[in-house]
RNA sequence: UGGGGGAUCGGCUAACGGUAGGCCAAAUGGUUCUGGUCCAUUAAAUCGGGGUUCGAGUCCCUGUCCCCCAG
Numbered sequence: 001u002g003g004g005g006g007a008u009c010g011g012c013u014a015a016c017g018g019u020a021g022g023c024c025a026a027a028u029g030g031u032u033c034u035g036g037u038c039c040a041u042u043a044a045a046u047c048g049g050g051g052u053u054c055g056a057g058u059c060c061c062u063g064u065c066c067c068c069c070a071g
Base pairs, nucleotide, nucleotide: 001070002069003068004067005066006065007064010024011023012022013021018054026042027041028040029039030038047063048062049061050060051059
C1' cells in the first nucleotide's frame, strides 16, 4: 500500500430495517449469627461524522483503531 473481517452496558456476546436483549460483574432488598450460596429488583451500551428511509445497531459514503492475508 492492496484485499478481507471487526468495533454494541464495566467485561463477554445476541439482535428480518420496526420497544437494543442475555450471561458474568455492580447496586439495593430478602434469606443467614456473619460471609458465601440462593431469590427478587434496579442501573448500565450501539467507535466518530454525514447520507438514504416514516423508521438505521443493521443499508450507503467517509474518518479512526484492531485482527488476518498478499506484496

Predicted 3D model of a 71-nucleotide RNA (transfer RNA) from a Candidatus Microgenomates bacterium. Rfam family: tRNA. It is annotated as a transfer RNA. Rfam describes the family as follows. Transfer RNA (tRNA) molecules are approximately 80 nucleotides in length. The coordinates come from a structure-prediction model, not an experiment, and the mean pLDDT is 82. NCBI's taxonomy places the organism under Bacteria, Bacteria candidate phyla, Candidatus Microgenomatota.